[in-house]
Predicted 3D model of a 1499-nucleotide RNA (small-subunit ribosomal RNA) from an uncultured Chloroflexota bacterium.
RNA sequence: UAGAGUUUGAUCAUGGCUCAGGAUGAACGCUGGCGGCGUGCUUAACACAUGCAGGUCGAACGCGCAGCACCGGGCCUUCGGGACUGGUGUGGGCGAGUGGCGGACGGGUGCGUAACACGUAGGUAACCUGCCCCGAAGACGGGGAUAACCAGUGGAAACGCUGGCUAAGACCCGAUAGCCUCAGCCUGUUGGAAGGCGGGGUGAGGAAAGGCUGGCAUGGGCGCAAGCCCAUGGCGGAGCUUUGGGAGGGGCCUGCGGCCUAUCAGGUAGUUGGUAGGGUAAGAGCCUACCAAGCCGACGACGGGUAGCUGGCCUGAGAGGGCGGUCAGCCACACGGGGACUGAGACACGGCCCCGACUCCUACGGGAGGCAGCAGUGAGGAAUCUUGCACAAUGGGCGCAAGCCUGAUGCAGCAACGCCGCGUGGGGGAAGAAGCCCUUCGGGGUGUAAACCCCUUUACGGGGGGAUGAGGAAGGACAGUACCCCCGGAAUAAGCCACGGCUAACUCCGUGCCAGCAGCCGCGGUAAGACGGAGGUGGCAAGCGUUAUCCGGAAUUACUGGGCGUAAAGGGCCCGCAGGCGGCUAGGCAAGUCGGCUGUGAAAGCUCCCGGCUCAACUGGGAGAGGUCAGUCGAAACUGCCUAGCUAGAGAGUCGGAGAGGGGUGCGGAAUUCCCGGUGUAGCGGUGAAAUGCGCAGAUAUCGGGAGGAACACCAGUGGCGAAGGCGGCACCCUGGCCGGCUACUGACGCUGAGGGGCGAAAGCGUGGGGAGCGAUCGGGAUUAGAUACCCCGCUAGUCCACGCCGUAAACGCUGGAUGCUCGGUGUUGGCAGCGGGAAAAGCUGUCGGUGCCCAAGCAAACGCGAUAAGCAUCCCGCCUGGGGAGUACGGUCGCAAGGCUAAAACUCAAAGGAAUUGACGGGGGCCCGCACAAGCGGCGGAGCGUGUGGUUUAAUUCGAUGCAACGCGAAGAACCUUACCCGGGCUUGACAUGCUGGUGGUAGGGAACCGAAAGGGGACCGACCCGCAAGGGAGCCAGCACAGGUGCUGCAUGGCUGUCGUCAGCUCGUGCCGUGAGGUGUUGGGUUAAGUCCCGCAACGAGCGCAACCCCUGUCGUAUGUUUCACGUGUCAUGCGAGACUGCCGGUGACAAACCGGAGGAAGGUGGGGAUGACGUCAAGUCAGCAUGGCCUUAAUGUUCGGGGCGACACACACGCUACAAUGGUCGGUACAAUGGGUAGCUACACCGCGAGGUGACGCGAAUCCCGCAAAGCCGAUCCCAGUUCGGAUUGCAGUCUGCAACUCGACUGCAUGAAGGCGGAGUCGCUAGUAACCGCGUAUCAGCCAUGGCGCGGUGAAUACGUUCCCGGGCCUUGUACACACCGCCCGUCACGUCAUGGGAGUCGGUAACACCUGAAGCCGGUAGUCUAACCCGGCGAGGCCGGGCAGACGCCGUCGAGGGUGGGGCCGGCGACUGGGACGAAGUCGUAACAAGGUA
Repeated sequence: UAGAGUUUGAUCAUGGCUCAGGAUGAACGCUGGCGGCGUGCUUAACACAUGCAGGUCGAACGCGCAGCACCGGGCCUUCGGGACUGGUGUGGGCGAGUGGCGGACGGGUGCGUAACACGUAGGUAACCUGCCCCGAAGACGGGGAUAACCAGUGGAAACGCUGGCUAAGACCCGAUAGCCUCAGCCUGUUGGAAGGCGGGGUGAGGAAAGGCUGGCAUGGGCGCAAGCCCAUGGCGGAGCUUUGGGAGGGGCCUGCGGCCUAUCAGGUAGUUGGUAGGGUAAGAGCCUACCAAGCCGACGACGGGUAGCUGGCCUGAGAGGGCGGUCAGCCACACGGGGACUGAGACACGGCCCCGACUCCUACGGGAGGCAGCAGUGAGGAAUCUUGCACAAUGGGCGCAAGCCUGAUGCAGCAACGCCGCGUGGGGGAAGAAGCCCUUCGGGGUGUAAACCCCUUUACGGGGGGAUGAGGAAGGACAGUACCCCCGGAAUAAGCCACGGCUAACUCCGUGCCAGCAGCCGCGGUAAGACGGAGGUGGCAAGCGUUAUCCGGAAUUACUGGGCGUAAAGGGCCCGCAGGCGGCUAGGCAAGUCGGCUGUGAAAGCUCCCGGCUCAACUGGGAGAGGUCAGUCGAAACUGCCUAGCUAGAGAGUCGGAGAGGGGUGCGGAAUUCCCGGUGUAGCGGUGAAAUGCGCAGAUAUCGGGAGGAACACCAGUGGCGAAGGCGGCACCCUGGCCGGCUACUGACGCUGAGGGGCGAAAGCGUGGGGAGCGAUCGGGAUUAGAUACCCCGCUAGUCCACGCCGUAAACGCUGGAUGCUCGGUGUUGGCAGCGGGAAAAGCUGUCGGUGCCCAAGCAAACGCGAUAAGCAUCCCGCCUGGGGAGUACGGUCGCAAGGCUAAAACUCAAAGGAAUUGACGGGGGCCCGCACAAGCGGCGGAGCGUGUGGUUUAAUUCGAUGCAACGCGAAGAACCUUACCCGGGCUUGACAUGCUGGUGGUAGGGAACCGAAAGGGGACCGACCCGCAAGGGAGCCAGCACAGGUGCUGCAUGGCUGUCGUCAGCUCGUGCCGUGAGGUGUUGGGUUAAGUCCCGCAACGAGCGCAACCCCUGUCGUAUGUUUCACGUGUCAUGCGAGACUGCCGGUGACAAACCGGAGGAAGGUGGGGAUGACGUCAAGUCAGCAUGGCCUUAAUGUUCGGGGCGACACACACGCUACAAUGGUCGGUACAAUGGGUAGCUACACCGCGAGGUGACGCGAAUCCCGCAAAGCCGAUCCCAGUUCGGAUUGCAGUCUGCAACUCGACUGCAUGAAGGCGGAGUCGCUAGUAACCGCGUAUCAGCCAUGGCGCGGUGAAUACGUUCCCGGGCCUUGUACACACCGCCCGUCACGUCAUGGGAGUCGGUAACACCUGAAGCCGGUAGUCUAACCCGGCGAGGCCGGGCAGACGCCGUCGAGGGUGGGGCCGGCGACUGGGACGAAGUCGUAACAAGGUA
C1' cells in the first nucleotide's frame, strides 16, 4: 500500500475493458470582480518589412572639421558690435583612419548527435591559459614603411586602381640574458613506469614601448601680463619584455551509468598493431610511408528507428513509470554545405572565403542579404504576448577617469495560462408574502430566501499624504505605485457542471428505437429519475466543464510482487559447447559481502527549523537528505579464488538378472485372394430393406494341388522394454540401455543447458522394386427434397521393401530436467536377503528398481493431485500476458514440392475462456404414474338441420375470446328494448350525481287540441308537499358556474376474479452440518403408498404450504320428533342427533418395520362411492365490455335521445351438437315404475270448446298439503318385411294458435300437404374402467315469447374390457451429457448476395534516404615551383644615390594531394499512388443447406 462497474440464471477463479485520484508551457465551450507571485510558438531549425540588440579608448598615432583665443582683411553698423574671410594657436566637442582591448562573454534555439555528447568518479608522468594576483630580472641602440590625406582615374552601385606625403605603444634589425628552450655531462630524489621533479657546470638559440596627467625643479621660446609651448630630471598612474608561481578557465584520456529494434548477425582497409616521419598546446591512425594480419561481435558488434544530456519535474506506500517547458550546469547549432584566417581563446549567431537554394538592388557589366538576439509581420496551427520604459539597481565590455555602450537586466503592458489570497455583504426578519414547481387537493417545496429594519465598507470611487529599493553628496525606469488618513455608498461584482449504477444529488412535462444521450454497463418502441425543457437538489466556485497527454489504481511485465494438468502458457524427444548453479574437511587471499573514517555528490529544488512581504503563494538564512561513486583502514561467517585432503554425489570393477529395446539374415504355420484340377447345381453376395456386382461360358459350397504378398490368433496382463516416436511368430549374428548383490578403484570428475547436433507416428515427395488383403480419389447401386455423405458393389494411388527427403501431430500424463525431504493401505513386475520346506514351489518378513489403485498432511478456482505430487525446498532451461484479425501477411531461412520454422500491424469486439451450481432439454439411461397406449363399448370425421367461429360481404354485419387451455365461449334467452354498430331526426348543466350564485309561487307535477316517424314542440285545463316563532326556509323548477357523461384507448400501467399445467405430489423454511461460493444436505438411499403416504437408514433435527383428515351428499344401524307423508299403528319417508371402519382381528410375505396379499366378521374393507377443497409457481395466459381503477383521449360530441336498419348477410372452411340412415327398428293400441325441481303480474286442477297448438272458465296453492305432472325407454299385443321404405325428416306450400306496442327483415308452436340428403361414413380423431359407458325420459335457471338440439341438474334401464407398460401423449423421482438459461419452437456453422472500413499481392509509377564506383571539382590548408614582383637583413658593384645587381625570404602566378557540391551508373532501405486480385472485420429481421453443442441423430 482503500477500491468499484462490466462475461453468468446464479457462483468462484482467470482475464481484458472502464471509472473514481493527482498532474500540465495546454487548447476548446459557457462564464468572468480585485490583487500578489509566476508562466506564455509544444506546430514551420518556415520566410522575414522596420527599429534596436557591440562597442570603447584622444592617457598609443597622424589627419580633417565645428567651437574658442589672438593677429589681419574687405563689407555692414543702432558704433556696443555683427555675419563672412585669411593666418597662428588651442581644440575628444565631431568625423573617418592607423593602433589597442572587446566582438570566443552575455542573449537565442534544440537541427544534428546513441557519442566520452551527458552524468558520476578518476587520470594528464601528454597539455594550454589574454585580462587578474604574488615573486625574479629587464626595458639599450638603430631602421624602413603605410593608411588617413593630396592628385589622377575606373564603376550605375558595391567597391576600387595608379602616383605622391606622413605618425605611432603598428612593423623590422642589432645589443644584453637573471630567466627560458635545446643538446650532451655530473648529481640528488619520487615512482610500477618515464620527456618526472631538483642541483651544478658547458655550448647553441631567444626580449622589449613608450606615452600622459598633476604638481615640483632647471633650461629655452612667445607674450605687457595672465599664461602657453618645448627640453631635461625625479615622484605618481595605467602600460611593455623575459621568467617562476597562483587563482579561475579550458583541451585530451579512462572506469561505470542512462532508449527501442535480432523480421539488422556478422562488421572492419587506416581497418588492428608495429617502425619511421609529419602534425598539435598536448597523447594518439590524428595524418603519411612501409611491415605484419589483425581488431570488434549473442555481456548484441554492424545496421535501422527515435532522442540534446543532467540537476530536476509529475506520479507512486515504495520499488518503479513518465517527462526534461520555465530556472541552473554541460553539449550542439546560427539560411543548407565546405573551409580556413585572426587570436590567449573560434573554425566564430549580428567576422571572412567558396558552392547551393531563396529574397532584394541593377545602368544587365555586376552587386547586397541571413531575427534559432528584443519587439514585430506573414505563414503553419487547437494554440502562445508590446514594433513599451530605463540603464535607477544587478551584471558585462572599453576607458586612469568622467563616461559611453548594453532588447543582458530591472520594470511596465497583454492573457483566469497556473498557484495563492480577497470580495460579491453582516445581523434581525412569517409556521412562512407573491411568482414558479409538485400535489393524494389536505398540502408540500423554493425559504430567512425576498420584502422590510438595523449595521459595516475589504475590494471600488473621490480627496490628502507618500516610501524602502541609493554603501559618503546629488541622481529612481518602476511611480504619484505600494502603504497610510479622510469622505461616499449595499452599492459595481456568480457562474459552471451534474443528479440510472459506479457517484453526492428527483420530480413534472414534452418526445415515442424518433429526436437524441453515452466514460463502462447501457438508456429511448406512450407514464423515460438515463433524451429535451422546467422546478428542485448535489458539487465546485472566478471559475466550471470538455478534450489531449503522463503516472496511479494495474500484483495487467510481478526486483519488491504473477504464472504455465483443465483458464494464455512445458520445447515432440535426447545429446551437448558457451553460460548459470554446485558435496565434506582444513589453511591462505580478500574480488563479492560487512563495518569505521575521508573526499566528493555545484547552486536552485526537496524535508525540517527560523525569518521577510498583513496571511498565503513567493522569498531570505541555517541544518538535513540524496551515489551500483572514489580513496583508505579493518573483519573473514558466507560466496569466490588458490592450496592440501575426504568419500556420502558421479563414475568404475566383479558376479548375477529380466525384457515386443535397436539393426541384419534366415525359417514357420493359420487365414484371405488368385491359378489348375475334382465333386456339384442355381443361385451367391449384400442390406434396415434393396440394388449395382458375381453366376448355366458352371459361381457360391466342398476336396486336392500350386502361386504370391502382407500380418503374426491363443500366450496377452492398468504385463515388459525404450529418451521420445515407438516395439509383439521362431532361430541365429551384431548391438544400446536398465536392475540387483558384493567391492580393497578414481576422488566432485556433478546438474541444467540459450545457440548447435541427432532421433522423430501417420500422411506426403523422389528413384527403383513389390502388390495378397485393405483402400483416399474415382465409377456404379441405394437412401434422400437434394446426398458431391453415412450403407452396399468395385477399384487407383497408398499401405510393404531399398535408398534419399519431409520434420509435423490431441508428438497427451494436455504435467520440462535434476536432487533432497514429507503418514499409510493394497495389487502387479524384476532382483536380493531371511523364515518356510526332504528338495522345490507356495506363503510370510525385509529391502532395492519399475508400474497401477485408494487415502493423510499439504496444495488447488474448483475438478482434482497426493513418495510416479499438481506437497515442502534448491538449481537450470522453455513458455504466457484479453478475444478476433492470425500461427496469417511481409521479410528471413529450410525444403524437389507440399509445406515447415521465425512472426507482426491496421482494423474490430466487452468480452473470449476455466471449474463448479441450479434448472431446462436429449432421436441418453434407470424407476414409476395417468382412459397415455393396449383391451373394450359408443361416437366424431360423410348427410340434413341447429349453434359457434374463420373468411367473405355490408351503410353496419358492435366488441371480446384464438393450440391444448378460443370456436352451444362472455350470451342462464339480439323482433323493439337489450345494443355497445350503421343511416337519419333531435338535445347541450345534458338521460344521471354533488356544490355554489341568482331567479321562480297558479310553483312542482299532470296535461286535451294541433305539428311530427318518434323523440320533441305545444299548451287549454287540472294542480300539490315538508319545516315554521308565520317573516320566511326547504324540496321542486328555470338561468348560470363548477362539473357530469364516454361499452373511447391501454389486461404490456393495475385490483379483483378466472383458465392451465394439475388433485400432479410436489414447493419451501428455521437451526445445525458441508462447500470460498452459487448451492447442497434435510427432500437422496432401501422398501412402501393414490400421495414427500408411512417405515428403516442417514449430519441432520424439526417445521410450514400442499397430500390425507376435519365439511357436504350418498350407502347400514340406533335414536328424537313426527306435519302436509302413511288407512290405524308402524315408520317407507322427512328433519335432527348419534353409532359404525381403525389394517382393529387371523394367516402369509416382508427387515422383528412400514406395508402388501389372503381370510373372518360386517350394510360397507383397506381413501366404501361422489362432491367441495387447487401448494410454491408458470404462461407479460384471459378479462379496462361485469365491476373497480392509474394514465391518455373526447366535451354542440367518442355524451345523450328517438325512428328505422344491423348484430340473423352467404361461394365457402372449421368446431360443438341434434336427428337419422332403420327390424335390438318404425307405427298403432294397452299397461307399469321415478327423482331433482318450479309456482302469486305465478303454477293452474276439474269441466267445456277445438283434430291440434290452444281457447273459455275457474277450484286450490306463497305450497312434503294445491298445481306443473300422463315420465320415457320397459312390458303386453298388433302391424310393417329390407324397400330410399309405414326408415329419415330437411325443404316448401296452405291454414292456424300464442306471446308481444309490433312476429316483413327476424319468434315458437299446431294442422294438412310436400317429402330432400342420408343405406353407418377417407386420412384421421374423441369419450368412458361401474351404477361408469351406452340408451331413456323428467326438471330447472334466463325468459312476454323464443330460435334450448345449448347449460345445469334428476332419476330409469344398465354393459364390455384392462394380457401388459415395448410404443404415442402428459407427468413424477434419481442419474448422465450440454457450447441451452427468451432454456431444443434453444444454440449455432460455412458459401453466396448487398453496404462500409482497414489491410496483403500487383504490370508499374512517383518520392524520400544513406552508401558505393567512376568523371568533374570551388574556396582553402598543405606541398612543389624553372615564370613575375619585392622597402628593412646579408653580399657585391659603382657614378656614393634610400643607385644598380645578387642572395635569404616572401607575395602573385602555375602545378599537385585532399576536397563541398555537381554529373553518370548499378544496387540497398523506407514510403505514396496503382487496373486487377486475395482473404479479413463489421453491418435488427436476404439466399442455400445443418457441420457443431444432448449418443446433435454417422461420437

The prediction has a mean pLDDT of 86. It matches the Rfam family "Bacterial small subunit ribosomal RNA".